[in-house]
RNA sequence: AAAUGACCCAGGCCUAGUGCCGCUUCGGCGGCAGCGGGGGACCCAACUGGUUCCUGGGGUGAAUCGCCGGAAACGGCGAGGGGCUGUCUUGAGCCCUAACCCGACAGCUAACCUCGCAGGCCAUGGCAAGACCUGGU
Numbered sequence: 001a002a003a004u005g006a007c008c009c010a011g012g013c014c015u016a017g018u019g020c021c022g023c024u025u026c027g028g029c030g031g032c033a034g035c036g037g038g039g040g041a042c043c044c045a046a047c048u049g050g051u052u053c054c055u056g057g058g059g060u061g062a063a064u065c066g067c068c069g070g071a072a073a074c075g076g077c078g079a080g081g082g083g084c085u086g087u088c089u090u091g092a093g094c095c096c097u098a099a100c101c102c103g104a105c106a107g108c109u110a111a112c113c114u115c116g117c118a119g120g121c122c123a124u125g126g127c128a129a130g131a132c133c134u135g136g137u
Stems, first nucleotide, its partner, number of pairs: 011122004018033006034117006044107001056105001057102004064079006080097005086132006
């Protein structure tokens, strides 16, 4: 000196997963606001005959579907869906397409009831055109 690691400050990304106030035995707790989810009427939807199979069915989430290979796990391809530095559209490029929960049970749903506000990352990158927003000088 470089690389790597740790800490602090700052800037960003995915996501609902943020801000403020008070208390605290410093683990956290309570409240307000904001954001997100679930349950839950009328109406609407659904509910009709036969056979067979099966324990199903449902929720959060972008994370589903089809084809091929495989006993399966899984792999490949395609379509659809999602993300990429203020926002939108189009195009380009690069990525993701998981995981978990309820427990036989839930359509929509006003009032009402109820739950969550975690976690994981970047050191690079922030492309092009058009249209906007905000702040500073």

This is a predicted structure of a 137-nucleotide RNA (c-di-AMP riboswitch aptamer (ydaO/yuaA leader)) from a Fimbriimonadia bacterium. It matches the Rfam family "c-di-AMP riboswitch aptamer (ydaO/yuaA leader)". Rfam links the family to the GO terms regulation of gene expression and cyclic-di-AMP binding. From the family's description: This family represents a conserved RNA structure found upstream of the ydaO and yuaA genes in Bacillus subtilis and related genes in other bacteria. The ydaO/yuaA element is thought to act as a genetic 'off' switch for the ydaO and yuaA genes in its native state. It is believed that the element may be triggered during osmotic shock leading to activation of ydaO, a predicted amino acid transporter gene, and members of the yuaA-yubG operon which code for KtrA and KtrB K+ transporters.